Annotation
Predicted 3D model of a 353-nucleotide part of an RNA (small-subunit ribosomal RNA, central domain) from a Nitrososphaerota archaeon. Rfam family: Archaeal small subunit ribosomal RNA. Its Rfam clan is "SSU clan". Rfam links the family to the GO terms ribosome and structural constituent of ribosome. The source organism's lineage runs through Archaea, Thermoproteati and Nitrososphaerota. The full RNA is in RNAcentral, with records from ENA and SILVA.

Context: one part of a larger RNA
RNA sequence: CUGGGCUUAAAGCGUCCGUAGCCGGCCCGGUGUGUUCUCUGUUAAAUCCGGCGGCCUAACCGCCGGGCUGCGGAGAAUACUACCGGGCUUGGGGGUGGGAGAGGCCGACGGUACUCCCGGGGUAGGGGUAAAAUCCACUGAUCCCGGGAGGACCACCAGUGGCGAAGGCGGUCGGCCAGAACACGCCCGACGGUGAGGGACGAAAGCUGGGGGAGCGAUCGGGAUUAGAUACCCCGGUAGUCCCAGCCGUAAACGAUGCGGGCUAGGUGUCGCGCCAGCUACGGGCUGGCGCGGUGCCGAAGGGAAACCAUUAAGCCCGCCGCCUGGGGAGUACGGCCGCAAGGCUGAAACUU
Numbered sequence: 001c002u003g004g005g006c007u008u009a010a011a012g013c014g015u016c017c018g019u020a021g022c023c024g025g026c027c028c029g030g031u032g033u034g035u036u037c038u039c040u041g042u043u044a045a046a047u048c049c050g051g052c053g054g055c056c057u058a059a060c061c062g063c064c065g066g067g068c069u070g071c072g073g074a075g076a077a078u079a080c081u082a083c084c085g086g087g088c089u090u091g092g093g094g095g096u097g098g099g100a101g102a103g104g105c106c107g108a109c110g111g112u113a114c115u116c117c118c119g120g121g122g123u124a125g126g127g128g129u130a131a132a133a134u135c136c137a138c139u140g141a142u143c144c145c146g147g148g149a150g151g152a153c154c155a156c157c158a159g160u161g162g163c164g165a166a167g168g169c170g171g172u173c174g175g176c177c178a179g180a181a182c183a184c185g186c187c188c189g190a191c192g193g194u195g196a197g198g199g200a201c202g203a204a205a206g207c208u209g210g211g212g213g214a215g216c217g218a219u220c221g222g223g224a225u226u227a228g229a230u231a232c233c234c235c236g237g238u239a240g241u242c243c244c245a246g247c248c249g250u251a252a253a254c255g256a257u258g259c260g261g262g263c264u265a266g267g268u269g270u271c272g273c274g275c276c277a278g279c280u281a282c283g284g285g286c287u288g289g290c291g292c293g294g295u296g297c298c299g300a301a302g303g304g305a306a307a308c309c310a311u312u313a314a315g316c317c318c319g320c321c322g323c324c325u326g327g328g329g330a331g332u333a334c335g336g337c338c339g340c341a342a343g344g345c346u347g348a349a350a351c352u353u
Stems, first nucleotide, its partner, number of pairs: 003325004007307002012321001014201004021194003025088007034080001035077008048066007091191001092188003095184003103177007110154002114150008125136002162169002206247006215241002220236004258320006266298014302309002326353003335346004
């Protein structure tokens, strides 16, 4: 000496499930696999180390002894590891109970606004902008009233509030399905953690077939602006946005922070459940305290290049996976796999600096 790292410098797979593998709680007994020790054989010679000796000395050479490493055999030890047997309940799972929630799927219903159509009223403008114009309007617009149709959306409540693995989820009611927290400590008894491959889910856009189309609106047409204006602004408006079925599989898929567990000051909000106390118009009520779980803020030690992180760690440890190794070339080429395509996944080199 036997790497160092991954919030922002290169680097955490978008997320979850899970195969192999790796890792694995407490107690007792057995075996003695790994492990440790002793003896022994072997590990050719040379080389290496120590001592002595031979050439004048050194290099070199000779003799004796030793050592390293691996393997075989015999014996011993049994803490740890492994295996076998038995037991335990703290990890994990199940059960029961009353609550919370935009969790998912399906169905029904509702509401405001908007656009269009019809009828009535009404008259010369309306619209738009920095200013205008394109545009709409005497075939009666804008505006007001009544009626009808349609599609999309879901104000207030709404909250660094909730739920979900992530993507994501917001009108009301109903049905079906799922998860988490809390309480009890009734049952099982290590059944666990991670997870190469693999599988499933996965915003928007995009694609295929069918439907739908109010508003918005890439591309596009027109009006302005400008030196130009393939833009920003304005008038229109196709795909799309919506629904069903099937693909795609990406993202600043972000907390730019993998998952699980243990340990390490506090303070203050907030959400859920439980317990206790006070109040009570007794209700699923109000207030305070405590416990557990979630979600924020501030901060000690400690960490950090700093910004900052700090019991929701980026602190101190353990297990497992993924990933990084200067910039450009390049997430490109080639090949392979996937896709209808768009393209995705895997992923270089020359050369250059």

Model confidence (mean pLDDT): 91 of 100.